[in-house]
A computed fold for a 73-nucleotide RNA from Patescibacteria group bacterium UBA6816, annotated as transfer RNA.
RNA sequence: GCCCAGGUAGCUCAGUUGGCAGAGCAUUUGCAUGGUAAGCAAAAGGUCCGCGGUUCGAACCCGCGCCUGGGCU
Numbered sequence: 001g002c003c004c005a006g007g008u009a010g011c012u013c014a015g016u017u018g019g020c021a022g023a024g025c026a027u028u029u030g031c032a033u034g035g036u037a038a039g040c041a042a043a044a045g046g047u048c049c050g051c052g053g054u055u056c057g058a059a060c061c062c063g064c065g066c067c068u069g070g071g072c073u
Base pairs, nucleotide, nucleotide: 001072002071003070004069005068006067007066010025011024012023013022019056027043028042029041030040031039049065050064051063052062053061
């Protein structure tokens, strides 16, 4: 230098054919217990890596960057 995969909640990751952003774990509160843990219920938590473009509408499509991992030379 070129090619491929990935970047979404504190962590690990889903997100289908463009229209509501979600799960598990963790956190907080409550229930329950003589009291804990486990369990059950609820809540909070997001500029969807950045900028531009397409579109009525973009996490999703296109372009250019940045970062991480892998491959080729």
Annotation:
Rfam family: tRNA. It is annotated as a transfer RNA. Rfam links the family to the GO term triplet codon-amino acid adaptor activity.